Background
A computed fold for a 1526-nucleotide RNA from a metagenome, annotated as small-subunit ribosomal RNA.
RNA sequence: AGAACGAACGCUGGCAGCGUGGAUUAGGCAUGCAAGUCGAACGAGAGCCAGUGGUUUCAAGUUUUCGGACGAGAAACUGUUGGGGACAGUGGCGGAAGGGUGAGUAACGCGUGGGCAAUCUGCCCCCGAGUUGGGGACAACGGUUGGAAACGGCCGCUAAUACCGGAUGUGGUUAUCUGUCGCCUGACGGGUGGACUAAAGAUAGGGAUCCUUCGGGACCUGUCGCUUGGGGAGGAGCCCGCGUCCCAUCAGCUUGUUGGUAGGGUAACGGCCUACCAAGGCUUACGGGUAGCUGGUCUGAGAGGAUGAUCAGCCACACUGGGACUGAGACACUGCCCAGACUCCUACGGGAGGCUGCAGUCGAGGAUCAUUGGCAAUGCGCGAAAGCGUGACCAUGCGACGCUGCGUGGAGGAUGACGGCCUUCGGGUUGUAAACUCCUGUCAUGCGGGAAGAACGAGCCGGGUGUUAAUAGCGCCCGGCAGUGACGGUACCGCAAGAGGAAGCCACGGCUAACUCUGUGCCAGCAGCCGCGGUAAUACAGAGGUGGCGAGCGUUGUUCGGAUUUACUGGGCGUAAAGCGUGCGUAGGCGGUUCCGUAUGUCGGAUGUGAAAGCCCAUGGCCCAACCAUGGAAGUGCAUUCGAAACUGCGGAACUAGAGUGCAGGAGGGGAGAGCGGAAUUCAUGGUGUAGCGGUGAAACGCGUUGAUAUCAUGAAGAACACCGGUGGCGAAGGCGGCUCUCUGGAAUGUUACUGACGCUGAGGCACGAAAGCUGGGGGAGCGAACAGGAUUAGAUACCCUGGUAGUCCCAGCCGUAAACGGUGCGCACUUGGUGUUGGGGGUUUGACCCCCUCAGUGCCGGAGCUAACGCGUUAAGUGCGCCGCCUGGGGAGUACGGCCGCAAGGCUAAAACUCAAAGAAAUUGACGGGGGCCCGCACAAGCGGAGGAGCAUGUGGCUUAAUUCGAUGCAACGCGAAGAACCUUACCAGGGCUUGACAUGGUGACCCUUCGGGGGUGGUAGCGAAAGUUACCUUUACAAUCACAGGUGCUGCAUGGCUGUCGUCAGUUCGUGCCGUGAGGUGUUGGGUUAAGUCCCGCAACGAACGCAACCCUUGUGGUUAGUUGCCACCGCCGGUGAUGAGCCGGCGAGCACUCUAGCCAGACUGCCCGUGCAAGCGGGAGGAAGGUGGGGAUGACGUCAAGUCAGUAUGGCCCUUACGCCCUGGGCUGCACACGUGCUACAAUGGUCGGUACAGAAGGAUGCAAUGCCGCGAGGUGGAGCAAAUCCUCAAAGCCGACCCCAGUUCGGAUUGGAGUCUGCAACUCGACUCCAUGAAGUUGGAUUCGCUAGUAAUGGCGCAUCAGCUACGGCGCCGUGAAUGCGUUCCCGGGCCUUGUACACACCGCCCGUCACAUCAUGAAAGCCGUCUGCACCCGAAGUCACUGAGCUAAUUUGUCCGUUUCGGCGGACGGAAUGCAGGUGCCGAAGGUGUGGGUGGUGAUUGGGAUGAAGUCGAAACAAGG
Repeated sequence: AGAACGAACGCUGGCAGCGUGGAUUAGGCAUGCAAGUCGAACGAGAGCCAGUGGUUUCAAGUUUUCGGACGAGAAACUGUUGGGGACAGUGGCGGAAGGGUGAGUAACGCGUGGGCAAUCUGCCCCCGAGUUGGGGACAACGGUUGGAAACGGCCGCUAAUACCGGAUGUGGUUAUCUGUCGCCUGACGGGUGGACUAAAGAUAGGGAUCCUUCGGGACCUGUCGCUUGGGGAGGAGCCCGCGUCCCAUCAGCUUGUUGGUAGGGUAACGGCCUACCAAGGCUUACGGGUAGCUGGUCUGAGAGGAUGAUCAGCCACACUGGGACUGAGACACUGCCCAGACUCCUACGGGAGGCUGCAGUCGAGGAUCAUUGGCAAUGCGCGAAAGCGUGACCAUGCGACGCUGCGUGGAGGAUGACGGCCUUCGGGUUGUAAACUCCUGUCAUGCGGGAAGAACGAGCCGGGUGUUAAUAGCGCCCGGCAGUGACGGUACCGCAAGAGGAAGCCACGGCUAACUCUGUGCCAGCAGCCGCGGUAAUACAGAGGUGGCGAGCGUUGUUCGGAUUUACUGGGCGUAAAGCGUGCGUAGGCGGUUCCGUAUGUCGGAUGUGAAAGCCCAUGGCCCAACCAUGGAAGUGCAUUCGAAACUGCGGAACUAGAGUGCAGGAGGGGAGAGCGGAAUUCAUGGUGUAGCGGUGAAACGCGUUGAUAUCAUGAAGAACACCGGUGGCGAAGGCGGCUCUCUGGAAUGUUACUGACGCUGAGGCACGAAAGCUGGGGGAGCGAACAGGAUUAGAUACCCUGGUAGUCCCAGCCGUAAACGGUGCGCACUUGGUGUUGGGGGUUUGACCCCCUCAGUGCCGGAGCUAACGCGUUAAGUGCGCCGCCUGGGGAGUACGGCCGCAAGGCUAAAACUCAAAGAAAUUGACGGGGGCCCGCACAAGCGGAGGAGCAUGUGGCUUAAUUCGAUGCAACGCGAAGAACCUUACCAGGGCUUGACAUGGUGACCCUUCGGGGGUGGUAGCGAAAGUUACCUUUACAAUCACAGGUGCUGCAUGGCUGUCGUCAGUUCGUGCCGUGAGGUGUUGGGUUAAGUCCCGCAACGAACGCAACCCUUGUGGUUAGUUGCCACCGCCGGUGAUGAGCCGGCGAGCACUCUAGCCAGACUGCCCGUGCAAGCGGGAGGAAGGUGGGGAUGACGUCAAGUCAGUAUGGCCCUUACGCCCUGGGCUGCACACGUGCUACAAUGGUCGGUACAGAAGGAUGCAAUGCCGCGAGGUGGAGCAAAUCCUCAAAGCCGACCCCAGUUCGGAUUGGAGUCUGCAACUCGACUCCAUGAAGUUGGAUUCGCUAGUAAUGGCGCAUCAGCUACGGCGCCGUGAAUGCGUUCCCGGGCCUUGUACACACCGCCCGUCACAUCAUGAAAGCCGUCUGCACCCGAAGUCACUGAGCUAAUUUGUCCGUUUCGGCGGACGGAAUGCAGGUGCCGAAGGUGUGGGUGGUGAUUGGGAUGAAGUCGAAACAAGG
């Protein structure tokens, strides 16, 4: 990476359906509504209507004598009757349901399964029986009165299905007898007879009869009620088994506690309560924290884990705490009383209130909606019913909060348009995408039509049936009629128009699908993890493109998953975290063989239950889906019952293989105690003896002339036991070592007599337990923390030395820890071997040894197997079983707090905050080591000569400057780029100029020439000026502008190519195949030899190969051959000179190619030959040879390292400048000078200097060149010019040799510096050239620490040549030849390197890594005098409401009774005053909430100060660890 959510936030947002929406402050609440109903229980009864009476005022009309009369009718007021029924009341039922919330609760609260023989139950259903006769009140109401109000007081009237007696008693209760049954109390029946025990009426219809106030009633019937009893259904209560979170740093809790007896109480059992008696009871109790539980939900393959929204079941709560009343049911959400907090009203005296019901409001919060419609449906309450009520519910609204469906168009359409982006400039991509053409019409919009959900009940009509005296009424059934819709004119249907109104979000470095450009430059920012960003960012930001999902997309939070990362399924513990230090042993767990029984576990069947919803399956209903309906399956569980008996358990019987006992002879530093011994050490005494001893890397402190050390003798003391001695022995471990004795434990072997499973392990517990340490008492020789002194050192509180106290030793007692290690718990069994060793036994042997077999122990090697590897491997880390202990990332930390132990030191147990993205194991390859082995190199050593001191030259740093251009910086920059800076070079500076340009390509115009294709060309003079350039003029063919572009020694060598340096001319670096290893990787390439060499040989799981080595190439050394000019000149001939016309010498010519030489080819050297040695390769020696083991030298530089050097040699990406960072010019600078360093030259002298004479090279160069003889000049040089494009000419070496002088000095050394005079080159020698001559004559007398080169034609020393170049700062560089040494024992040491091996905490690789204190900042935390809050125990005080108990002198209608009075039909009735009963007010007592006082405990916060901890680019001090880490 997945899935999920009552979600929230950001961006975006078309429609519909179904769901869902205060998770936080159980914080406070304005307002409205959320529980009423019944007049068929009852009295009274307003407005209103009707009838009727009265009064008053009108009045159509009729009539009239016109005065009036009559007058239907109307209005107002009022009386009465009736209807109707509002408000309120009595009474009944319901307000215990429905609705909300999850604070509390770890509980029989919930879940599941049982029990009640210990129970209750209104309304409902069934059955039996009954429903009789009386009485007295109280509301309402009226009057009066108190109060602001809320709300009352007093007097009076009145009804009932309200209340109270009486009667009856089917029954019920109680008592007693008895039957059946059961589960201990008991349950269910039957009989007897004594006591106790009930009620209420309402309404509909009705024909006889009776009564009547004429309304009706009695009576009958029906219905609804009421009473009693039994049963049922549903509901409730109580009890029990099992299950139900975390903490043991909560281990003991408990006095009504546990039980009994008696009583009380309850519907009911029960310490539920009380008295008395006994002393019990519980233990994951008690305590603390958190939490409503469940069906289910999410996740998961499952097992599990997490969760408990919506829906459903149960529980709890209703402002907080307490309490009861009423009732079938409550200790009661919208009832009561009390206390408290809060809010409101008030007239200050008192009162009122409780949204955790539906809406809504404030607050807090990241966050959760309308103060909507309706009782039409479903349901509930009341009612006979109509009906009424119902914020339950049904609907609608709001929110993308979720799930589901639909749409935002479809088809065609290429010059692949424009635009955008990229580009290698060709193009690519966006992209059939768009435009455009042809279509469609979902949703939305407008118009029109338009549902289902409605059924029942009641009413009316008709029919049937039951009841009944009844054709009445009523009940039931059937058919018909009429009527009832909040949603809603909604769903749905039809028509119309038009692509018209409807797409975003996130990502694109890897994980992870998707890439480029620009901007930025460790900034801004990103980030889930790893990590991106410091000038070329696929990682930031933007853009284009792409990927993913889509009305959503991302982010955040949370849960499960992945995670076998708590492991039941399904993990581990030698080294990664993890075996207790060891044993004995309790509980527990596990347990040998046979038989019988049983049936706890186990297995099977049946029955009950496991609510519904959900999940799953099937079918069906909304167009589909989501959603919903019906049915099924499942529900792994629990209970009851029947069965099985292998295994397990249990009971019984037996056995001997486990275990133990006996007996026998052996082994042993097993333990404890006592005694004894010698060596050594120190001390003491005495002797000998003299100046040192001792100690160390070297020393010193120390000891010693008062005689040490040394040595001899004697004595004393304490401690430890050499040799034997051994991966040998013993012990559980720690541990145990001289010898003897005493006591004592264990193991092994042999025997198989005895017991008969007696066994294994072992939480707690107990014991033992090195060293150090502690307490008390001894002892104290040696050693020796602390301490002192001496050294070492930057320091040295260390290492080293000299002393030395505790301690080490003994006795008694603590401590209880160690790398207490085999880093490996104990026991049993099984699984190939080899070889040692200890103890015992057996065989063989006459016997001993050897040998063989066997048991027990102890080692090594190794097979299978195991293991991440290393390794283990019958002594397992293999294969199994049993039991115990322990582990779960690193740090914080084995720490804090608490508890237990300890005299203390401390031990045991043992966290969290915070922080990190690792910490760790094993092995691999490298690198490294003040690790090891082998080897090499002028690496050291042995030598020779230098540098470092002086002067000068040159380069660099620094300083200076307008500029002193730039680069190179340990070796591997510094006589380097530069093999030539006076101008130029030149890149720098100052000043002056130019702008298509100093240079390239292409295009356009003009003009000229022209073969008409095209090609070519575009000046001169003068002025100014330092020049560049510019201005003017000229004749004219000769001119003019312009676009692309040129140009840059500007930046980046850390973007690059190429080239180069370095390790290093070191001997290494790799590959293919095979083999080994899980893998990284190894092998080959290691090993034994050998070599300069990975050179070669041998061996070998390797066999081959490549790049390197070597060889091939050049040069040099020897010979041969070919060739013979410009080289050579021996022999021969000739000529000349000299000489003596001798010899000889010199020169020339001829001839010649012998020699030298030149330059081609060839030969030669190969360990080929000999001796020795060796398996071989090879090595040592020798011969021959010019040369011998690579003959000397050169060219040649593997894989790679150093982001080594170079953008300024050239090339080149990117960036930057464009009248300048380009180009030209003049002058200056690169040469500047208190200083420092590198590289050189010349010297300091006599192995020398000066002068004279004299001899011998090689290589190289020469035409703008090299230049001879001659002449001039002291000389540089000048003049002049033979010869030479060169084996021909230029062309000559110097040191050396011979001779002379100097005589050790700042010199006849040395030549710097300076003055003067010159020469040469060059346009030009001032800054700033070289050389010559004369003069001047500095430092310097051999160079500190230190350092460089060189191994033979080398070093040293002498000169010569060349490149660059006009000249030259060359003393530099590159070459050449002359003269020509010394030393190398050797590999210990320094440096560098190679191979093998070892260690590693390094891998940027030792210039590595890394520790601790201190200082600073931040964070979390412990302690702390205290302070503040909260919870709680105990003791005591006060004590509301209220139940209960007692009392109740006061009050008290109904019942009863006494007296008196009245009345009477003599039965009685009424009244008054008393009594009794009953009830009440009141009082008292127990209990009792809140409150108060005191004293403890728990917990949280805070706290001056203090402790450690963590973290933090560049702080301080040291250097502890990693290598033998010094």
Annotation: The RNAcentral record of the sequence draws on SILVA.